[in-house]
This is a predicted structure of a 108-nucleotide RNA (SAM riboswitch aptamer (S box leader)) from Peribacillus cavernae.
């Protein structure tokens, strides 16, 4: 980096270093010296993982528990939005689908 599958309205510090930026991108709207990014510690969750039970001929599936290991995550719904459709009096609002993105596991 390709493709596949699953998930994305919950959850997570008033700590230390650090010093100006950050929220993927577009357009918005926000966060930030009452300190951004980044690093460390801390925490959350439970995809992989481990254990138990049930079912299944096997592969495995479901449910429950754990959190030592591999990842991930810790403002706002993936902050909203971008393409299409439907509804309502509406260039506005709502809903649905698609796309884009993120993460995990697998895969060429």
């Nucleotide at each position: 980096u390709u493709c596949u599958u699953a998930u994305c309205a919950a959850g997570a510090g008033a700590g230390g270093c650090g010093g100006a930026g950050g929220g993927a991108c577009u357009g918005g709207c926000c966060c930030u010296g009452u300190g951004a990014a980044g690093c460390c510690c801390g925490g959350c969750a439970a995809c992989c993982u481990u254990c138990a039970a049930a079912c299944a001929a096997u592969c495995g599936u479901u449910u429950g528990a754990a959190a030592a290991g591999g990842u991930g995550c810790c403002a706002a719904a993936u902050c909203c939005u971008g393409c299409a459709a439907a509804g309502u009096g509406a260039u506005a609002c709502u809903u649905u689908g698609c796309g884009a993105g993120a993460u995990a596991a697998g895969u060429g």